[in-house]
């Protein structure tokens, strides 16, 4: 050094709920908060789930695969 890998350490994200706003919704978005997370980082390409006004247009990457990046460093 790179490829798995995941002890510690630093650093990093933030479920539930709260509290203000967005949306018709699933759901987002800023703020407390801290269940967890080693990519819980990005991506809606497949698969799945879920809304609405259902030949269609949308959510969700903290549901699983592909894919594209990444901190730290023992065995």
């Nucleotide at each position: 050094u790179c490829a798995c890998c995941g002890a510690a350490c630093a650093g990093g994200c933030a479920c539930a709920c709260c509290c203000g706003g967005a949306g018709c919704g699933a759901u987002c978005c800023g703020g407390g908060g801290u269940c967890g997370c080693a990519a819980a980082g990005c991506c809606a390409g497949g698969g799945g789930u879920c809304u609405c006004u259902c030949c269609g247009a949308g959510a969700c990457g903290g549901c699983c695969c592909a894919g594209c990046u990444a901190c730290c460093g023992a065995a």
Predicted 3D model of a 75-nucleotide RNA (c-di-GMP-I riboswitch aptamer) from a Gemmatimonadales bacterium.
Its mean pLDDT, the model's own confidence on a scale to 100, is 86.
The source organism's lineage runs through Bacteria, Pseudomonadati, Gemmatimonadota, Gemmatimonadia and Gemmatimonadales.